[in-house]
């Protein structure tokens, strides 16, 4: 430099173009003599910028970063 793949709550992982969900972690409460376990509930995310569309995490363009391959 070229080709391919990837980027989603703090972490891991889902989501035909149509309400961004689950698990763990964290907060609060219940239970308990206390803690743990268990149960309920809450908080929290689509890499950046444009475009297409009634509607974009998803499609297109470009940029950044990561992984693999070629030279």
């Nucleotide at each position: 430099u070229c080709c391919g793949g990837g980027a989603u709550c703090g972490u891991c992982u889902a989501a035909c173009g149509g309400c961004a969900g689950g698990a763990c972690a964290g907060g609060u409460g219940a239970c308990u003599c206390u803690g743990g376990a268990u149960c309920a509930u809450c908080u929290a995310a689509u890499c950046g910028u444009g475009g297409u569309u009634c509607g974009a995490a998803u499609c297109c363009a470009u940029g950044u970063c990561c992984c693999g391959g070629a030279g």
Notes:
Predicted 3D model of a 71-nucleotide RNA (transfer RNA) from Candidatus Spyradomonas excrementavium. The sequence is in RNAcentral, with records from ENA. Its mean pLDDT, the model's own confidence on a scale to 100, is 81. Rfam family: tRNA. Its family is annotated with triplet codon-amino acid adaptor activity in the Gene Ontology. Lineage of the source: Bacteria > Candidatus Melainabacteria > Candidatus Gastranaerophilales > Candidatus Gastranaerophilaceae > Candidatus Spyradomonas.